[in-house]
Context: one part of a larger RNA
RNA sequence: UGACGGGGGCUCACACAAGCGGUGGAGGAUGUGGCUUAAUUCGAGGCUACGCGAAGAACCUUAUCCUGGUCUUGACAUGCUUGAGAAUCCUCUCGAAAGCGAGGAGUGCCCUUCGGGGAGCUCUUGCACAGGUGCUGCAUGGCUGUCGUCAGCUCGUGUCGUGAGAUGUCGGGUUAAGUCCCUUAACGAGCGAAACCCUUGUCCCUAGUUGCCAGCGAGUCAUGUCGGGGACUCUAGGGAGACCGCCGGUGUUAAACCGGAGGAAGGUGGGGAUGACGUCAAGUCCUCAUGGCCUUUAUGAUCAGGGCUGCACACGUCCUACAAUGGAUCGUACAAAGGGAAGCGAACUCGCGAGAGCAAGCAAAUCCCAGAAAGCGGUCCCCAGUUCGGAUUGCAGGCUGCAACUCGCCUGCAUGAAGCCGGAAUCGCUAGUAAUCGCGGGUCAGCAUACCGCGGUGAAUGUGUUCCUGAGCCUUGUACA
Repeated sequence: UGACGGGGGCUCACACAAGCGGUGGAGGAUGUGGCUUAAUUCGAGGCUACGCGAAGAACCUUAUCCUGGUCUUGACAUGCUUGAGAAUCCUCUCGAAAGCGAGGAGUGCCCUUCGGGGAGCUCUUGCACAGGUGCUGCAUGGCUGUCGUCAGCUCGUGUCGUGAGAUGUCGGGUUAAGUCCCUUAACGAGCGAAACCCUUGUCCCUAGUUGCCAGCGAGUCAUGUCGGGGACUCUAGGGAGACCGCCGGUGUUAAACCGGAGGAAGGUGGGGAUGACGUCAAGUCCUCAUGGCCUUUAUGAUCAGGGCUGCACACGUCCUACAAUGGAUCGUACAAAGGGAAGCGAACUCGCGAGAGCAAGCAAAUCCCAGAAAGCGGUCCCCAGUUCGGAUUGCAGGCUGCAACUCGCCUGCAUGAAGCCGGAAUCGCUAGUAAUCGCGGGUCAGCAUACCGCGGUGAAUGUGUUCCUGAGCCUUGUACA
């Protein structure tokens, strides 16, 4: 100087407390361990692995993961070299395919002394080499997680100390903040904090199509449908607005804090992006790059089939429930944000339905996906393993796709399991949040209870810091470095 303490002081955080809803019990989905297996490819491992890499394993993907069949300058790149042929296309044998082998059609461009030569491409011989999701993340770059959006981490000069170092960065206040003020052997500065950026909340200006429709007119069973209009909504550009600016009080006349006015918004308005010096030899050599090592008729390449989906069991994360604040059924209302051409697909017809047929429109503020759902108004159920719950299984179908047996999703009929609110323990959340309700997107031929977004309805509790956990500053002790 640090680190540590079941030392002290101050402070903070859904850390506790106060509340609301969960997990742990059930069934299912998914990941992991284990077991099994010819193989169940590999990685990730307290917090910070376990719906994680994987934004989607039937083949492909996919990986010396397995069983087999094949290739050897190679599936891919560059250069040299031998020989042949333009390129290219077609057929056949064996075969599961890959592959091995055989046959045929076909002749372009430039030069030409018509013998041939050349460029380019293909095949072939040989050689340099290619290749490796092989090993090492404890050789590395890059990227990422975490402490933590915590308020810290440092430097120059000066001063102090023999020196390691100290000071500044301490102290008194204050703040979300090393934020600011005051004091002061320190004076300044940098990286962080804040601000600048995006979005949302109010108003104004500009612009009105594909959006809108107040007033005027036309038309319709009806609809901004048409003429028209720019008021309004909205769209998307520009600007204004919030700064403790104003008033009162507290405070050291300071920084600031408390209350009030005005205001759409008040003290960082809400949300996001943004992550200092460093820590964990944290993670990744299977994104990529890369040193070294290993491999080279194989640890490379290719094909078929299988596996990654296997099931006495254990754990994590979720979904659906156990019902009446509910279930069923009829009617009826209101979103936002997105996507669409190898695409979204209306209307109509058929089908109980999944869906099918035909097909309009739309590169989309125009057309389509598209019905929002919870809600609201009726009716039935009457507390039961039920008109709760939907697992499981049987049959019949639909869709995608060469192909749904291993191993997809959906529909109809039938079947109707466990489950009556969950032990010890444990998680999330402070406001448009929790809870609850649906909608969209990426991946994608098909497949979503996952992920990423969007809006609808919309609470309770806490103004406390004794305790648990983590963190910051000061101080103290130390057989630790």
Predicted 3D model of a 481-nucleotide part of an RNA (small-subunit ribosomal RNA, 3' major domain) from a metagenome.
The coordinates come from a structure-prediction model, not an experiment, and the mean pLDDT is 81.
The RNAcentral record of the full RNA draws on SILVA.
Its Rfam family is "Bacterial small subunit ribosomal RNA".